This is a predicted structure of a 350-nucleotide part of an RNA (small-subunit ribosomal RNA, central domain) from a Desulfarculales bacterium.
Its Rfam family is "Bacterial small subunit ribosomal RNA". The family has 99 seed sequences and 42,628 matches in Rfam 15.1.
The sequence was found in a public genome assembly.
Taxonomically the source falls in Desulfarculales (Bacteria, Pseudomonadati, Thermodesulfobacteriota, Desulfarculia).
Context: one part of a larger RNA
RNA sequence: CUGGGCGUAAAGGGCGCGUAGGCGGUUUGGUAAGUUAGACGUGAAAGCCCUCGGCUUAACCGGGGAAGUGCGUUUAAUACUGCCAGACUUGAGUCUCGGAGGGGGUUGUGGAAUUCCUGGUGUAGAGGUGAAAUUCGUAGAUAUCAGGAGGAACACCGGCGGCGAAGGCGGCAACCUGGACGAUGACUGACGCUGAUGCGCGAAAGCGUGGGGAGCAAACAGAAUUAGAUACUCUGGUAGUCCACGCUGUAAACGGUGUUCACUAGGCGUAGCGGGUAUUGACCCCUGCUGUGCCGAAGCUAACGCAUUAAGUGAACCGCCUGGGGACUACGGCCGCAAGGCUAAAACUC
Numbered sequence: 001c002u003g004g005g006c007g008u009a010a011a012g013g014g015c016g017c018g019u020a021g022g023c024g025g026u027u028u029g030g031u032a033a034g035u036u037a038g039a040c041g042u043g044a045a046a047g048c049c050c051u052c053g054g055c056u057u058a059a060c061c062g063g064g065g066a067a068g069u070g071c072g073u074u075u076a077a078u079a080c081u082g083c084c085a086g087a088c089u090u091g092a093g094u095c096u097c098g099g100a101g102g103g104g105g106u107u108g109u110g111g112a113a114u115u116c117c118u119g120g121u122g123u124a125g126a127g128g129u130g131a132a133a134u135u136c137g138u139a140g141a142u143a144u145c146a147g148g149a150g151g152a153a154c155a156c157c158g159g160c161g162g163c164g165a166a167g168g169c170g171g172c173a174a175c176c177u178g179g180a181c182g183a184u185g186a187c188u189g190a191c192g193c194u195g196a197u198g199c200g201c202g203a204a205a206g207c208g209u210g211g212g213g214a215g216c217a218a219a220c221a222g223a224a225u226u227a228g229a230u231a232c233u234c235u236g237g238u239a240g241u242c243c244a245c246g247c248u249g250u251a252a253a254c255g256g257u258g259u260u261c262a263c264u265a266g267g268c269g270u271a272g273c274g275g276g277u278a279u280u281g282a283c284c285c286c287u288g289c290u291g292u293g294c295c296g297a298a299g300c301u302a303a304c305g306c307a308u309u310a311a312g313u314g315a316a317c318c319g320c321c322u323g324g325g326g327a328c329u330a331c332g333g334c335c336g337c338a339a340g341g342c343u344a345a346a347a348c349u350c
Base pairs, nucleotide, nucleotide: 004321005320006319007304008303012318014201015200016199017198021194022193023192025088026087027086028085029084030083031082033081034080035077036076037075038074039073040072041071042070049065050064051063052062053061054060091191092188093187094186095185096183097182098181103177104176105175106174107173108172109171110154115149116148117147118146119145120144121143125136126135162169163168206247207246208245209244210243211242215241216240220236221235222234223233258317259316260315261314262313263312266295267294268293269292270291271290272289273288274287275286276285299306300305323350324349325348332343333342334341335340
């Protein structure tokens, strides 16, 4: 090298874009590099194998032959692959029309609620708990009414519903902007798939600078509980949570299931668009495509389960695994302001 695997046993990269590379539709002609066949040359000796012989035999030794899967030259074949030239439309893409959407960004704006401030009413409690206390309140709290300030999040709609590659996305309006889907034709003519390195995106927490700060709340303080209580409960409360710009680059980043293509029973929902039928019209009903769920045949699976959204049957490419601990570690390298991240052993031990 060859092998077997990766939903839960070890194992799918967090996600995308894409370089090299690998792989690649139908058809005609050419070429003959790969491929296949023949011939020739070469493939040292010894050894291995066959045979004959020499030491009384064997080991050992000698003669001859075969083999030497390879390489080179040459002749030929042309199915497949490659290369060159031409053609095609089903893969891929473009145009036209249409509707759906919390897809992304920016700027505005709305109401409910919490807190705080001012004023009115009003009086002794309020708050909190299993029960309490810390706490707030006669300097007038809690409650209630009116007005004001400010920040953050958007009840109902809301759905196993939608959108996005993933992370993720939810009041309303405008502007800028990406993608998917459906329908009809027209056009380009294999322009495709995957993707080492690379580049970009990437929840929360965290970091830097400047703002902001209502509520919540690590740390911290106090009150309880308890044998203790560095907790669970309660009263407070600072970073943080929010915004701008920059960094970090991790996660149970999960469907624990890489991407793409083809094929393989059905049944029932649901979202978007279309066709038919029906109707005054909208529904209803039948049906196509795309998405999203549930249940199930064959098949698969150690079982659980999966089952046209496969974990079934095949193909292409990438990533990864190889007993447990040591070890998501050490050392080195690269990255980072730091925290740390990425890559990643061994001794030893069971």